Predicted 3D model of a 1517-nucleotide RNA (small-subunit ribosomal RNA) from an uncultured prokaryote.

[in-house]
C1' cells in the first nucleotide's frame, strides 16, 4: 500500500465482499511448564449458610459461671479464697456518611473544563489565645412482680458518669443600635470604637508533696499527659452559582400559571419561586423550546498516517442507587447498602393473636444465559476505625485456589548418519517423494520427577538496658532522639541454588480454485456437500469427503460475534449534481450568509509572549528492578484545552469621515406574438333556405358500417353560428418561467441604445413565507362550428375491450373560483470577475465616404453555428462554459421495495407536498468499443427472384426414415448440412440383435514348463459347435546340446469387448463457402476496450488493380503455377492408322509395305487487354474492333483462409477414463435386420401419338477381364445351356450402343397406353433361394387420363432426353461413380423472397432475434400495510382518598431538674385537628407495543397459464 466482483471486452460511477488490528468474549479440535494480569457483558432476578463495623474499663454503674484450693457439713450441700473486677450485657464517647458493591434512574450544572461564592458549612487534624467555677434532678443495667408462642414488652423499686439540667464568669466570637476609616463589581465588603443583649465547660490516668492519730482510705496542693469549653487562622472535605463542551428523532412546532419578574414574610449552613401572600404579564423557542427514544459522565481504551470513528470491563475521579415507592430522625456530615417509620410486592416463622427479612459487600445457591471462579488462608505487609497504649476489628487489602480468558517467556532435544531401509503416497513403471527424516552411533540436561540447602518481602510498635535533650521543685512520672538486645511471615519449605537419573514424560490446529502462502491420487456424480465474495458439484472436481504431500501459525489453531480500518462509501482535512444518484417549474422577498474604494480610531476575531490550570495512572522518551520479556519503579516530555494578563494592528469585524468604477434616479430615442380590456375583419369547416342537377357519395391496404331517388355528393346564391387567425414566418422577436402570432384603440410591465447630471455601497444570494404557474381535471353559469376521451357500430385478427373507418358525449371556448402537476428540459440554480478566434442574425449607436441609399470599419445589448487552450469517464462543453475563481441557496449517497405505507398538512374531489421500514438482490447504472441483429438505410453479388425448360407433391413400385409391432426387428445419422446416408451390394457368412446349445488363458498376441512333426483320412453321437475313437504320416536347419514354424496339455501374468462417454480426444469429414475475406510487425490516434492500415473515389469474379489518405510494409486467402479439354508443331509408330505402291478376299488394314493423315503419349507453342479506336482522372479499368482454333479468369477439375456449428464419427482406425472377465468375451444352429394400419424423403415406371409396337438400318466414348472375360458353332421362344478358340489385353472377349433414320400397323380408348399384382412353368448363382435372390416364358392385367397447398433442379454442349461401362459382388442395382449420343428455351431487370459481401444508423441483444423482456392469473413461502376488535406498557389532565412523617394549630390529659414555702407558674410532651403528600380508587384522553377473521399491495421461487407492452422504425416511434 491494496485486491475480488456488473461487460464479449473497456473506461467511469457505484454498492457488496476480503486481506489488518483489537476484545471482560463464546464455541470446535487440541493441550507440557512458569510469570504477570484478568474473569455474570444476560435477570438492579430470587436468595439457604457463614463472615463483611466495631472499639474504648485511662468516662460510668453492675458483675457471673464452670473449674481448682481450703474449711464446714445433716453428705443433700454450704461458706471463703483463686479464677476475676475476668466473661457479659448496659449507660456514655467516637466510628458506623469511610472503605466495599452496582449502573436502575438521569439528556441534567449529572459529568468534563474554566471561573465565582462580597451568598456558605467543615467532626477528627494543625496553629494561636483564653478558660475548665459551683450545684441539681434523673435513668438503663440490676432486683421484684407481670403480659406474650415468639419478637418484644408493662409496672414498681435502687444506682453512676466525660449522660442530662439550671446558676456564676465572658477576653474573644455572635446579635441590635450609633459613629469612623479603607476597598469596591456601587449591590456591598472589611476595620476600629461606644452602648446594650444573649450564650460555656468534664473530667480521667500516672508521678510527687502534704493534711488527717500510724497504715489503708479520704481530702488538699504541685506537676505531666489525655480530654472538655470559647475563640483565631489554616488544612482537608463539601454545598451553591455561572461561561463553554459532549446522543438521536421536526413523521415532536409551539411550550409555560409558581409559569417570568417584583415586594413582604417564611425556610436553609447558604443565594434563589426554595415556599407563601399580594402585584405586574411576562419567560422559553427554528442557534430547535416542548415532547419522544436511548444513555450514567470523565481520565482513558480500541482503531486510524492524521483528522476522525467506536467505546466507557479491569485501574482512577465524579454522580446515582441499595427489594419497590414515600418520609423524616440522629449527626460536623445521611434523607443513611449491612439505621428508623409507613405503604406495596415477595419469602420465612407462628400457639393464627401476631412477628421476621432485604448479598447491586466476600464466598456460595437456584434461575436466566453462548458464557464468567473457592461457602480457601492471613491481618505478616499497605490502608482504615476505636484506644494513652498493649491491642481489638477489618471478605478493604495481602496471598493462595479454579479457567490457555489475555499478554510474555521456556520446552518438547543437539550433532552425525544413504543400503537414500521398511512402509505410505504417486508414477510416463524408468522413477519420484515423505527423507537425514527414522533406525544406528554420539552429546547435552532447560521444564517436569527425586533428594538436599534455602531467602528477600520486617520496618516499626512494645519491652529491657544505656545515653542525650525537654518539662518540672524533682535525678519521679511523662515525652523526644540515639546505640545495643529482643519480639512479629498468611504466602511457604515458595522463589532461588546444588546434586541424581534420564532423550527418557511433553504438538496441535487451520487452510492448500482466485483474492491468499500451499497439489496430487482416490471416492462421489447438480447427489452428498462447500461457500467471506466471485462461485464449485450433472463420471477424469487442485473448490465436496478421505489420503499422501507441501503451506501458515504454534500451546495453541480455527469459527462466530462486535468495533475501527481499508471506505475519499457523509468527503473539515477530503466527494459530487448536462447524460451515472443529485438544480426547487419560475419569480418577489424575510431572517441569515457574503460584500467596492480611501483615511482615522477601537481591539471582538486573528497573531506573539508571560502566568495559572490541564489529578494520578495510561501513551511516548530516558534510566532502573525481577536471569530476559510481559510486568513493576523513578525521572522527563506531552496533555493540541480553558482562564487570565501584556503586546501587535496587516486582514476580518465595529465605529467615524470621504470617494465613484457596483447599484439606482432623471432626460432623449427606437424595437418587440410582453400583459389586460373593448371593438373590427376576411378565408375556411359545418348547419339552414333557395336554384341547377342525377345516382351515387364517402371511406380504406381492401372493405363495410354511414349518407343518398323523402334528391345526397358536385355546383351557384343567400343566411346563421362558433372557433382559430394561411401567406408574412425567420436556429426572427418578447417574457422570470408557464407561455405569447389577424387588425385597431385604450390601460400597463420590462429590457435596450445614447448623452450629461444626480444619490453615494443604497449590493448579491435567499431557509421559511408570498405570488405566478402548460395540458388534463373539478365547481357554478353560459356557449358549442370543427375536433374529439368515454361509448356505439364497421373492419382487421387466433382473439382485437387497439392501431384503420363511420358516428359521437364530456371536454376543447367564455366568466368567476379551485387544482399546482409535466421529458415544467438547455434534463445545465442565481450573481460577479477573468480566459484565442471565425462566420451569421436581431435592436440601437459611432466613424469614413456619399446628394442620398448600399458597401466598409467599429461600440453596446440579445440570439445562433463552428472551433482553440482548458476541462470531461467518455460523449461533449468551449466569452450564452460543463474553463479559471469567489459568494449564496437547493439537492445526492447501491438496485428493488417506493415516491409507496403510516402520520401530518393542503384540496370539493381527483389527488398534491412531506416521507420511511421490514424484506430482498450482487448488482442496478453512464459513456464509449467490437460484433450480431433490425418487418433501418445505401452500394453490390449468387439459378436468389424474375424470364424459361423439365420435375417433385396425386398413381403403382423400388429404396431410406419415422411410427408401430416383435424374442429380436443391432447401431449410428436429425432443418438447410439426417432420410437410394454409414451400406461400393443382410439368404448362411456379413451381424454387432434375438432364441437355444456349448467354451473359460479363451477365436487372436507375448512369455514359462511338458509333450507331439505339421498334416491328412475314416468311424460314432449331435442341428452344428463340439466330444469320443481309429489309422496314415516322421519333414526343415544343426556346431548334435538343440533350434525355427505348427499342433496338444498345464499354470498364471494376461487376452477379448461393434460395452459407455464424439460433451475427455487424435485423425478424418460436412457446412457457411471457392464467399472475399482473416490477420500481423512497426508507426500513429485513443486513459482504455480498440481504431488506423482494411475506410474513401473509381474498378474487378476477387482486400483484383489504380488514385487518395498517418500510415508504411508483410502473412494466410484471391489470382497464377498443376491436371483434363479446345488449335498447332516437334519426337515416336504397335496392338493403332491406310493417303500413295503391291498382293488378296464375298467382305474386311487381311498381307507386304508405309507413318502422310487420324489416333496414341511425351514434350513444346499459343492468349498477355499484347495491338488499334473510344471512354476514364494522363490511372486501374471498361466498351468496340482487328488478328486468332480460342479474348478478356476460353470451358472443366484439383485446390477450401481466420474461424463457426461442444456439427458428425469411440460401429473404419487410434486413444484417456469408466465398466465387464465361466461374460457385455468366444464358437455354433436357427431366427431377425426383409415385420406393416400409417406418415415423410429420395427415386424408377407411367398416364401416351414429339407415342406404342414390328421389321430394316447407322454412328460412340470410357471402362473391365486369368478362381477372369469368354468368341465362333450347336441346343432352347427365352433366361440360359453346351462349347471352348482367343486374350494377362490400342491385338482377344464383355460388346448388338440407344435415342436417331427408313418403312408398316395402332387412332384417343383405361387403349396394341400403363405395367403393378397374382397363378403356372422355368433358368442361373450358391452347402442352402421357405422366411428372403435375380432373371426368363405363358397367363393375369391393378392404380394411373399430367397431379391441391406447396416445392426442386438447371444459364450451354447446360437443361431435357438416349443408351453404355465400372466399383461392390458367388448371386442380386430403379442406387452410386463414370462415359459418350441427340441437344434446347430464357435472362427485361434487381422492386420483392432466400443466402452472402462492404459502408452506415439504431439497440435494453453478446448462448448474440430461435435474442431480450413485460403484466395479469394459478401454486408455495416470506416480511409488511389496513381492519370489527381483544390485550399490555407508558403518560396527561380531573376527581376521590390519604399511611408514615415534617411543619402549623390546639393541647381540659401527662411531666424530675428552673422560679415558688405552697397553690401554682415557666417550659416540655402525649393526644387531637389542619396543610402537604406515597400507594390505592373512579371516570376519561394521548403515545407506543403484541395479537386479530378478513383484506391490500410487495418480494422470492425449476421447466405453469394467457397474451406481446418495451429494446431495431420492436412492426401504431
Nucleotide at each position: 500500500a491494496g485486491a475480488g466482483u456488473u461487460u464479449g471486452a473497456u473506461c467511469c460511477u457505484g454498492g457488496c465482499c476480503c486481506a489488518g488490528a483489537a476484545c471482560g468474549a463464546a464455541c470446535g479440535c487440541u493441550g507440557g511448564c512458569g510469570g504477570c494480569g484478568u474473569g455474570c457483558u444476560u435477570a438492579a432476578c430470587a436468595c439457604a449458610u457463614g463472615c463483611a463495623a466495631g472499639u474504648c474499663g485511662a468516662g460510668c454503674g453492675c458483675g457471673a459461671a464452670a473449674g481448682c484450693c481450703a474449711c464446714c457439713u445433716u453428705c443433700g450441700g454450704g461458706u471463703g479464697g483463686c479464677c476475676g473486677g475476668u466473661a457479659g450485657a448496659g449507660c456514655g464517647g467516637c466510628g458506623a456518611a469511610c472503605g466495599g458493591g452496582u449502573g436502575c434512574g438521569u439528556a441534567a450544572c449529572a459529568c468534563g473544563u474554566g471561573a465565582g461564592u462580597a451568598a456558605c458549612c467543615u467532626g477528627c487534624c494543625c496553629u494561636a489565645a483564653g478558660g475548665c467555677u459551683g450545684g441539681g434532678g434523673a435513668u438503663a443495667a440490676c432486683u421484684a412482680u407481670u403480659g406474650g408462642a415468639a419478637a418484644c414488652g408493662a409496672u414498681a423499686g435502687c444506682u453512676a458518669a466525660u449522660a442530662c439540667c439550671g446558676g456564676a464568669u465572658a477576653a474573644g466570637a455572635c446579635c441590635a443600635c450609633g459613629a469612623u476609616g479603607u476597598c469596591c463589581u456601587c449591590g456591598g465588603a472589611c476595620u476600629u470604637c461606644g452602648c446594650g443583649g444573649a450564650a460555656a465547660a468534664a473530667g480521667g490516668u500516672g508521678g510527687c508533696c502534704u493534711c488527717u492519730u500510724c497504715u489503708u482510705u479520704c481530702g488538699g496542693g504541685c506537676u505531666c499527659u489525655c480530654g472538655c469549653c470559647u475563640u483565631u487562622g489554616g488544612a482537608u472535605g463539601g454545598g451553591c452559582u455561572c461561561g463553554c463542551g459532549g446522543c438521536u428523532c421536526a413523521u415532536u412546532a409551539g411550550c409555560u400559571a409558581g409559569u417570568u419578574g417584583g415586594u413582604g414574610a417564611g425556610g436553609u449552613a447558604a443565594u434563589g419561586g426554595c415556599c407563601u401572600a399580594c402585584c405586574a404579564a411576562g419567560a422559553c423557542u427554528a442557534c430547535g423550546a416542548u415532547g419522544g427514544u436511548u444513555a450514567a459522565c470523565u481520565g482513558g481504551u480500541c482503531u486510524g498516517a492524521g483528522a476522525g470513528g467506536a467505546u466507557g470491563a479491569u485501574c482512577a475521579g465524579c454522580c446515582a442507587c441499595a427489594c419497590u415507592g414515600g418520609g423524616a430522625c440522629u449527626g460536623a456530615g445521611a434523607c443513611a447498602c449491612g439505621g428508623c417509620c409507613c405503604a406495596g410486592a415477595c419469602u420465612c416463622c407462628u400457639a393464627c393473636g401476631g412477628g421476621a427479612g432485604g448479598c447491586a459487600g466476600c464466598a456460595g445457591u437456584g434461575a436466566g444465559g453462548a458464557a464468567u471462579a473457592u461457602u480457601g488462608c492471613g491481618c505478616a505487609a499497605u490502608g482504615g476505625g476505636g484506644g494513652c497504649a498493649a491491642c481489638c476489628c477489618u471478605g478493604a487489602c495481602g496471598c493462595a485456589g479454579c479457567g490457555a480468558c489475555g499478554c510474555c517467556g521456556c520446552g518438547u532435544g543437539g550433532g552425525u548418519g544413504a543400503g537414500g531401509a521398511a512402509g505410505g503416497c504417486u508414477u510416463u513403471c524408468g522413477g519420484g517423494u515423505c527423507g537425514u527424516a527414522a533406525a544406528g552411533c554420539u552429546c547435552u540436561g532447560u521444564c517436569a520427577g527425586a533428594a538436599g540447602g534455602g531467602a528477600a518481602g520486617a520496618a516499626a510498635u512494645g519491652c529491657u538496658u544505656a545515653u542525650a535533650g525537654g518539662u518540672u521543685a524533682a535525678u519521679a512520672c511523662c515525652u523526644u532522639g540515639u546505640c545495643a538486645g529482643u519480639u512479629u511471615g498468611a504466602c511457604g519449605g515458595u522463589a532461588c541454588c546444588c546434586u541424581c537419573a534420564a532423550a527418557g514424560g511433553a504438538a496441535g490446529c487451520a487452510a492448500c480454485g482466485g483474492c491468499u502462502a500451499a497439489c496430487u491420487c482416490c471416492g462421489u456424480g447438480c447427489c452428498a456437500g462447500c461457500a467471506g465474495c466471485c462461485g464449485c458439484g450433472g463420471u477424469a472436481a487442485u473448490a465436496c469427503g478421505g489420503a499422501g504431500g507441501g503451506u501458515c501459525c504454534a500451546a495453541g489453531c480455527g469459527u462466530u460475534g462486535u468495533u475501527c480500518g481499508g471506505a475519499a462509501u457523509c468527503a473539515c482535512u477530503g466527494g459530487g449534481c448536462g447524460u451515472a444518484a443529485a438544480g426547487c417549474g419560475c419569480g418577489u422577498g424575510u431572517a441569515g450568509g457574503c460584500g467596492g474604494u480611501c483615511g482615522g480610531g477601537c481591539a471582538a476575531g486573528u497573531c506573539g509572549g508571560g502566568u495559572g490550570u490541564g489529578a494520578a495512572a495510561u501513551c511516548c522518551c530516558g534510566a532502573g528492578g525481577c536471569u530476559c520479556a510481559a510486568c513493576c519503579u523513578c525521572g522527563g516530555a506531552a496533555u493540541u484545552g480553558c482562564a487570565u494578563u501584556c503586546g501587535a494592528a496587516a486582514c476580518u469585524g465595529c465605529u467615524c469621515g470621504g470617494c465613484u468604477a457596483g447599484a439606482g434616479u432623471c432626460c432623449c430615442g427606437g424595437a418587440g406574438a410582453g400583459g389586460g380590456u373593448g371593438g373590427c375583419g376576411g378565408a375556411a369547416u359545418u348547419c339552414c333556405c333557395g336554384g341547377u342537377g342525377u345516382a351515387g357519395g364517402g371511406g380504406u391496404g381492401a372493405a363495410a358500417u354511414c349518407c343518398g331517388u323523402a334528391g345526397a355528393u358536385a355546383u351557384c346564391g343567400g343566411g346563421a353560428g362558433g372557433a382559430a387567425c394561411a401567406c408574412c414566418a425567420g436556429u426572427g422577436g418578447c417574457g422570470a418561467a408557464g407561455g405569447c402570432g389577424g387588425c385597431c384603440a385604450c390601460c400597463u410591465g420590462g429590457a435596450c441604445g445614447g448623452u450629461g447630471a444626480c444619490u453615494g455601497a443604497c449590493g448579491c444570494u435567499g431557509a421559511g413565507a408570498c405570488g405566478c404557474g402548460a395540458a388534463a381535471g373539478c365547481g357554478u353559469g353560459g356557449g358549442u362550428a370543427g375536433c374529439g376521451a368515454a361509448c356505439a357500430g364497421g373492419a382487421u385478427u387466433a382473439g382485437a375491450u387497439a392501431c384503420c373507418c363511420u358516428g359521437g358525449u364530456a371536454g376543447u371556448c367564455c366568466a368567476c373560483g379551485c387544482c399546482g402537476u409535466a421529458a415544467a428540459c438547455g434534463u445545465u440554480g442565481g450573481g460577479u470577475g477573468c480566459u484565442a478566434g471565425g462566420c451569421g442574425u436581431c435592436g440601437c449607436g459611432g466613424g469614413u465616404a456619399u446628394u442620398g441609399a448600399c458597401c466598409c470599419c467599429u461600440g453596446c445589448g440579445g440570439u445562433g453555428c463552428c472551433g482553440g487552450a482548458g476541462u470531461u469517464a467518455a460523449c461533449g462543453c468551449a466569452u450564452u462554459a460543463a474553463g479559471c475563481a469567489c459568494c449564496c441557496c437547493g439537492c445526492c449517497u447501491g438496485g428493488g421495495g417506493a415516491g409507496u405505507a403510516c402520520g401530518g398538512u393542503c384540496g370539493c374531489a381527483a389527488g398534491g407536498c412531506u416521507a420511511a421500514a421490514a424484506c430482498u438482490c450482487a448488482a442496478a447504472g453512464g459513456a464509449a468499443u467490437u460484433g450480431a441483429c433490425g418487418g433501418g438505410g445505401g452500394c453490390c453479388c449468387g439459378c436468389a427472384c424474375a424470364a424459361g425448360c423439365g420435375g417433385u407433391g396425386g398413381a403403382g413400385c423400388a429404396u431410406g426414415u419415422g411410427g408401430u409391432u416383435u424374442a429380436a426387428u443391432u447401431c449410428g445419422a436429425a432443418g438447410c448440412a439426417a432420410c437410394g446416408c454409414g451400406c461400393a451390394g443382410a439368404a448362411c457368412c456379413u451381424u454387432a440383435c434375438c432364441u437355444g446349445g456349448g467354451c473359460u488363458u479363451g477365436a487372436c498376441a507375448u512369455c514359462u514348463g511338458g509333450g507331439g512333426a505339421a498334416u491328412c483320412u475314416c468311424c460314432u453321437g449331435g442341428a452344428a459347435a463340439c466330444a469320443g475313437g481309429a489309422g496314415a504320416g516322421u519333414g526343415c536347419c544343426u556346431u548334435c546340446g538343440g533350434g525355427a514354424g505348427c499342433c496338444c496339455c498345464a499354470a498364471g501374468a494376461c487376452a477379448g469387448g461393434u460395452g459407455c462417454u464424439g460433451c475427455a480426444u487424435g485423425g478424418c469429414u460436412g457446412u457457411c463457402g471457392u464467399c472475399a475475406g482473416c490477420u500481423c510487425g512497426u508507426g500513429u490516434c485513443g486513459u482504455g476496450a480498440g481504431g488506423u492500415g482494411u475506410u474513401g473515389g473509381g474498378u474487378u469474379a476477387a482486400g483484383u488493380c489504380c488514385c487518395g489518405c498517418a500510415a508504411c510494409g508483410a502473412g494466410c486467402g484471391c489470382a497464377a503455377c498443376c491436371c483434363c479439354u479446345a488449335u498447332c508443331g516437334c519426337u515416336a509408330g504397335u496392338u493403332g492408322c491406310c493417303a500413295u505402291c503391291a498382293g488378296g478376299u464375298u467382305a474386311a488394314g487381311c498381307u507386304g509395305g508405309g507413318c502422310a493423315c487420324u489416333c496414341u503419349a511425351u514434350u513444346g507453342a499459343g492468349a498477355c487487354u499484347g495491338c488499334c479506336g473510344g471512354u476514364g482522372u494522363u490511372a486501374a479499368g471498361c466498351c468496340g474492333g482487328a488478328g486468332g482454333a480460342a479474348g478478356g479468369u476460353g470451358g472443366g477439375g484439383a485446390u477450401g483462409a481466420c474461424g463457426u456449428c461442444a456439427a458428425g464419427u469411440c460401429c473404419u482406425c487410434a486413444u484417456g477414463g469408466c465398466c465387464u472377465u465361466u461374460a457385455u468375451g468366444c464358437c455354433c444352429a436357427g431366427g431377425g435386420c426383409u415385420a406393416c394400419u400409417c406418415a415423410c424423403g429420395u427415386g424408377c415406371u407411367a398416364c401416351a401419338a414429339u407415342g406404342g409396337u414390328c421389321g430394316g438400318u447407322a454412328c460412340a466414348g470410357a471402362g473391365g477381364g486369368u478362381c477372369g472375360c469368354g468368341a465362333a458353332g450347336c441346343c432352347g421362344c427365352g433366361a440360359g445351356g453346351u462349347g471352348g478358340a482367343g486374350c494377362c489385353a490400342a491385338u482377344c472377349c464383355c460388346a448388338c450402343a440407344a435415342a436417331g433414320c427408313c418403312g408398316g400397323c395402332c387412332u384417343c380408348a383405361g387403349u396394341u397406353c400403363g405395367g403393378a399384382u397374382u397363378g403356372g412353368a422355368g433358368u442361373c448363382u450358391g452347402c442352402a433361394a421357405u422366411u428372403c435372390g435375380a432373371c426368363u416364358c405363358c397367363a393375369u392385367g391393378a392404380a394411373g387420363g399430367c397431379g391441391g397447398a406447396a416445392u426442386c433442379g438447371c444459364u450451354a454442349g447446360u437443361a431435357a432426353u438416349c443408351g453404355c461401362g465400372g466399383a461392390u459382388c458367388a448371386g442380386c442395382a430403379u442406387g452410386c461413380c463414370g462415359c459418350g449420343g441427340u441437344g434446347a428455351a430464357u435472362a427485361c431487370g434487381u422492386u420483392c423472397c432466400c443466402g452472402g459481401g462492404c459502408c452506415u444508423c439504431g439497440u435494453a441483444c453478446a448462448c448474440a432475434c430461435c435474442g431480450c423482456c413485460c403484466g395479469u392469473c394459478a401454486c408455495a413461502c416470506c416480511a409488511u400495510g389496513a381492519a370489527a376488535g381483544c390485550u399490555g406498557g407508558u403518560u396527561g389532565a380531573a376527581c376521590c382518598a390519604g399511611a408514615a412523617g415534617c411543619c402549623g394549630g390546639u393541647g381540659a390529659c401527662c411531666c424530675a431538674a428552673c422560679c415558688g414555702c405552697a397553690a401554682g407558674g415557666a417550659g416540655g410532651g402525649a393526644g387531637c385537628c389542619g396543610u402537604c403528600c406515597a400507594a390505592g380508587g373512579u371516570a376519561u384522553g394521548g403515545c407506543u407495543g403484541g395479537u386479530g377473521a378478513u383484506u391490500g399491495g410487495g418480494g422470492u421461487g425449476a421447466a405453469g397459464u394467457c397474451g406481446u407492452a418495451a429494446c431495431a422504425a420492436g412492426g401504431u416511434a
Its Rfam family is "Bacterial small subunit ribosomal RNA".